[in-house]
RNA sequence: AUGAUGGUAGCGGGAGAGAUUACCAUAUUAAAAAAUAGGUAACGCCGAAGGAGUAAGCCUUCACAGGUGAAUCUCUCAGGCAAAAGGACCUUUACUUGACG
Repeated sequence: AUGAUGGUAGCGGGAGAGAUUACCAUAUUAAAAAAUAGGUAACGCCGAAGGAGUAAGCCUUCACAGGUGAAUCUCUCAGGCAAAAGGACCUUUACUUGACG
């Protein structure tokens, strides 16, 4: 010097599901009623932060058992269900690592 792969960061893209219902001594508009936001509770849903479970295979055992073992699969603890925020994953840029030659 080539620069696979991994890591970090930035920009961009990025789905799904009730702007549900009830209550509130809260805030704003408002004469009241009512509306919006927020909070609490209830029911209904979503899966692509995170989390948990699991196959083949491999290891061990005479065997049975056991261990290891992935996810966009499953569960829905958490999270989410107008917008905003978040968002697996993908492109790209920068820094770093340094397989192979």